[in-house]
RNA sequence: ACCGAUAAGAGCAAACUCGUUGAAAAACGAGGACGCAAAGCCAUGGGUCUACCGUUGCGUACUAGUGCAGCCACGACCGCCAGGCUGCCGAAG
Numbered sequence: 001a002c003c004g005a006u007a008a009g010a011g012c013a014a015a016c017u018c019g020u021u022g023a024a025a026a027a028c029g030a031g032g033a034c035g036c037a038a039a040g041c042c043a044u045g046g047g048u049c050u051a052c053c054g055u056u057g058c059g060u061a062c063u064a065g066u067g068c069a070g071c072c073a074c075g076a077c078c079g080c081c082a083g084g085c086u087g088c089c090g091a092a093g
Base pairs, nucleotide, nucleotide: 002093003090004089011036012035016031017030018029019028020027021026034079040085041084042083044082045081046080047077048076049075054071055070056069057068058067059066060065
């Protein structure tokens, strides 16, 4: 250094519930633990999710709108995969 234990000491916290924010995805706080050796950080590539706005189609209406559906990221997720940066401990190999 790779690597990662029925080791030690610490750490994080899924689902779910409540509150706040948001159009939503989701985020934050409290509770709660399914898990995690980077489940620390970065949306860089892929992926996934959302669609206020925009746009297309159809309906309705008639010149203003409005309903439904499709598409769309500049929004969200690093606890989906890859990549980058940083980091605690030290058995075996």
The RNA shown here (c-di-GMP-I-GGC riboswitch aptamer) has 93 nucleotides and comes from an Anaerolineae bacterium. Lineage of the source: Bacteria > Bacillati > Chloroflexota > Anaerolineae. The model forms 95% of the base pairs in the Rfam consensus. The sequence was found by an Rfam model in a public genome assembly. Its Rfam family is "c-di-GMP-I-GGC riboswitch aptamer". Rfam links the family to the GO term cyclic-di-GMP binding.